Bacterial RNase P class A from a Euzebyaceae bacterium, 403 nucleotides, folded computationally.
Lineage of the source: Bacteria > Actinomycetota > Nitriliruptoria > Euzebyales > Euzebyaceae.
RNA sequence: GGAGCCGGCCAGGCGACCGCGGCGCGGUGCCCGCAACGCUGGGGCGUCGCGUCGAGGAAAGUCCGGACUCCGCAGGGCAGGACGCUGGGUAACGCCCAGGCGCGGCGACGCGCGGACAGUGCCACAGAGAGCAGACCGCCAGGGGCCCAGCGGCCCGGCCCACGCGGCCGGGUCACCGGGUACCGGUGAGGGUGAAAGGGUGCGGUAAGAGCGCACCGGCGCCGGCGGCGACGCUGGCGGCCAGGUAAACCCCGUCCGGAGCAAGGCCAAGCAGGUGCGUCGACGUGGCCCGCCGAGCACCAGGUAGGCCGCACGAGGCCGGCGGCGACGCCGGUCCCAGAUGGAUGGUCGCCCCCCGGCCGCACGGCCGGGACAGAAUCCGGCUUAUCGGCCGGCUCCCCCU
Numbered sequence: 001g002g003a004g005c006c007g008g009c010c011a012g013g014c015g016a017c018c019g020c021g022g023c024g025c026g027g028u029g030c031c032c033g034c035a036a037c038g039c040u041g042g043g044g045c046g047u048c049g050c051g052u053c054g055a056g057g058a059a060a061g062u063c064c065g066g067a068c069u070c071c072g073c074a075g076g077g078c079a080g081g082a083c084g085c086u087g088g089g090u091a092a093c094g095c096c097c098a099g100g101c102g103c104g105g106c107g108a109c110g111c112g113c114g115g116a117c118a119g120u121g122c123c124a125c126a127g128a129g130a131g132c133a134g135a136c137c138g139c140c141a142g143g144g145g146c147c148c149a150g151c152g153g154c155c156c157g158g159c160c161c162a163c164g165c166g167g168c169c170g171g172g173u174c175a176c177c178g179g180g181u182a183c184c185g186g187u188g189a190g191g192g193u194g195a196a197a198g199g200g201u202g203c204g205g206u207a208a209g210a211g212c213g214c215a216c217c218g219g220c221g222c223c224g225g226c227g228g229c230g231a232c233g234c235u236g237g238c239g240g241c242c243a244g245g246u247a248a249a250c251c252c253c254g255u256c257c258g259g260a261g262c263a264a265g266g267c268c269a270a271g272c273a274g275g276u277g278c279g280u281c282g283a284c285g286u287g288g289c290c291c292g293c294c295g296a297g298c299a300c301c302a303g304g305u306a307g308g309c310c311g312c313a314c315g316a317g318g319c320c321g322g323c324g325g326c327g328a329c330g331c332c333g334g335u336c337c338c339a340g341a342u343g344g345a346u347g348g349u350c351g352c353c354c355c356c357c358g359g360c361c362g363c364a365c366g367g368c369c370g371g372g373a374c375a376g377a378a379u380c381c382g383g384c385u386u387a388u389c390g391g392c393c394g395g396c397u398c399c400c401c402c403u
Base pairs, nucleotide, nucleotide: 001399002398003397004396005395006394007393008392009391010390012353013352014351015350016349017348018347020054021053022052023051024050025049026048027047028046029045030044031043032042056374060385061384063383064382065381066380067379068261069260070259071258080257081256082255083254084253085099086098087097088096089095100113101112102111103110104109114252115251119250120249121246122245123244136191137190138187139186140185142184143183145181146180147179148178152174153173154172155171156170157169158168159167160166199217200216201215202214203213204212218242219241220239221238222237223236224235225234226233227232265310266309267308268307274301275300276299277298278297280296281295282294284292285291317336318335319334320333321332322331323330324329355372356371357370358369359368360367361366
């Protein structure tokens, strides 16, 4: 200098003007209420001013775990669902940390994780065969046949001889030997198909082959030894045991799970309808009294709609420091108060400055113009995932160059 890996952080700053929501203080208008207009004090609604606070790293998806609330519940099980290496962390988790093993990468590092010898199912296309497999090509003459008379076997004759179970030449005979042929079969070594075809190398073996046998290597299982809390690692012996994949297929084993959710749930409660009461008024019973009944008025009561309030902003809280721990995290001390709407606020314009990108002034310096993301609380918290213009910091790896 180049190419990367991992972790953490930021998400423009300042000012002016206009505007929005919460809270506090003050002014002011209206209303309530105090037996009485008004005064003082109180409450509510509106408005004005001042002060103060006012989105995110994901507020998102609503996927997982909890807090909280109501309902249900003797205990346990079935069904159903989620999760799954080991040890820790945590309120809990499907999250995080550390470790183990496997895979990928030269590396920093990244990704994955119970069981496929408990059983069942499935494995497209191609291929003969996809599971206690399979014979398409090829290979094999072991069995049954057929063909060949030759350098084969046997017999006869002649010649040679170093006399032998010899040699040469000629003839005859035979399918015993030899050669050929793949019908019955064998084969899983070779070819071919496929993502995948039942270890590798060598020797023996065989008609040809094959863990068929043996040696070594690899894997698996069983029995031990050593190290580790453990996953697991190293190692000795035995067994030819040589095994395909798939569990986000059923399933098996282990752990966890009662249901619904802030429209949870609670409090106040208009109007209308309802109930109870009355030395009240009126109507009806021929009716003056009693009584009954109906209506009105007044008072009270219950449930509860509209509406309002609480839940609801101090919390598994943020920051700083110390201690323990490899770490996730925990403990202690100090400090801070940090949105709370309910048609749902947190915005807009302008100026200056900073960062990045693009274009132009020929390059540099400098300047001008344009652009700068994803998105937005609604009970709260811990995670995961997804979206995101750019920038900053720290640690680490590989390559090249110079000294």

Annotation
Its Rfam family is "Bacterial RNase P class A". About the family: Ribonuclease P (RNase P) is a ubiquitous endoribonuclease, found in archaea, bacteria and eukarya as well as chloroplasts and mitochondria. The sequence was found by an Rfam model in a public genome assembly.